[in-house]
RNA sequence: AGCCCCAUAGUCUAGUGGCCAAGGAUAACCGGUUCUGGGCCGGUUGACGAGAGUUCAAAUCUCUCUGGGGCUA
Numbered sequence: 001a002g003c004c005c006c007a008u009a010g011u012c013u014a015g016u017g018g019c020c021a022a023g024g025a026u027a028a029c030c031g032g033u034u035c036u037g038g039g040c041c042g043g044u045u046g047a048c049g050a051g052a053g054u055u056c057a058a059a060u061c062u063c064u065c066u067g068g069g070g071c072u073a
Stems, first nucleotide, its partner, number of pairs: 001072007010026004018056001028044006049065005
């Protein structure tokens, strides 16, 4: 320098144009249970990398940028 892949809560992940003001797990916090802790049960909080475009409608499709990974030289 060229090409390919990826980006969703602190962490892991579902989503494949509308049914979804983004679901689950874990973590954190609160409460119950327990002598305490752990475990278990109930609840609460928390996310679509940025900008633009297409569309009646975008986490989802297109482009650019940013970041990460890989291949070639």

The RNA shown here (transfer RNA) has 73 nucleotides and comes from Candidatus Iainarchaeum sp.
Model confidence (mean pLDDT): 80 of 100.
Rfam family: tRNA. By type it is a transfer RNA.